[in-house]
């Protein structure tokens, strides 16, 4: 000096479902995350947490899909080598490689 790893900071992308009920908000399921804070106080908007950023199943579409299971649900599997999807940089760290300098 270069490639890569990991951490971190800034930047970017993303989802928030299902069941019960007394509807005050509480309990249960899966999950990293199932709504923590503020505003409108209604859809929604901003922030936060979490996940993902091309080696891209984070997430969306197909999908009011197919099979299994469940009280129920993207709950599990298939679909899926499908189609889309955020292509940015700083710092530190460790390994490897390359190069140079000094000493013996």
């Nucleotide at each position: 000096g270069c490639c890569g790893u990991c951490a971190u900071c800034g930047g970017g992308g993303g989802g928030a479902g299902c069941c019960c009920a007394u509807c005050g908000g509480g309990g249960g399921c899966u999950g990293a995350g199932a709504g923590g804070c503020g505003g409108g106080c209604g859809a929604c908007c901003g922030c936060g947490a979490c996940c993902c950023c091309a080696c891209g199943a984070a997430c969306c579409u197909g999908a009011u899909c197919c099979g299994g299971g469940u009280c129920a649900u993207g709950c599990c599997g298939g679909c899926g080598a499908a189609g889309g999807g955020a292509a940015c940089g700083g710092u530190g760290u460790c390994u490897g490689c390359c190069u140079g300098u000094g000493g013996u």